[in-house]
Molecule: c-di-AMP riboswitch aptamer (ydaO/yuaA leader)
Organism: Planotetraspora thailandica
RNA sequence: GCAGCCGGUACGCCUAAUCCCGGGCGCCUCGCCCGGGAACCGGGGACCCAACUCGCACAUGGGGUGAAGGCACGUCGUGCCCGGGCAGCUCCAGCCCGAACCCGUCAGCUAACCCGGUCGGCAUGUGGAGAGGAGUG
Numbered sequence: 001g002c003a004g005c006c007g008g009u010a011c012g013c014c015u016a017a018u019c020c021c022g023g024g025c026g027c028c029u030c031g032c033c034c035g036g037g038a039a040c041c042g043g044g045g046a047c048c049c050a051a052c053u054c055g056c057a058c059a060u061g062g063g064g065u066g067a068a069g070g071c072a073c074g075u076c077g078u079g080c081c082c083g084g085g086c087a088g089c090u091c092c093a094g095c096c097c098g099a100a101c102c103c104g105u106c107a108g109c110u111a112a113c114c115c116g117g118u119c120g121g122c123a124u125g126u127g128g129a130g131a132g133g134a135g136u137g
Base pairs, nucleotide, nucleotide: 012122013121014120018038019037020036021035022034023033024032025031026030039118040117041116042115043114044113049108061106062103063102064101065100069081070080071079072078073077082098083097084096085095086094089130090129091128092127093126
């Protein structure tokens, strides 16, 4: 000096998951708990609309958050399509992801109204072009 590993750190990144006020506590640069508010997100919930009729087949009830789906092979992976992410927008290229969980027999849309969430995970950080905008001189 380089590489690897561990820890810290967070200009920042994914996500709705952030900010402010009051009180209390602690290991007191900071963090935690309780309460309230704002903002963002999700669910339930009318008229209208959709659906509800008949027949056949299958069967594992149905539904929700989320990008997390489809098809083909075939042995659990590969390929393609499609979807999501990489600091506001668009295009191109490159890289990565396509999980997990919840409700509990029940829910289409849905104004008023009602209810709930604000977690968790990331470290050497992609680049080029264009449009547009802001700031400075």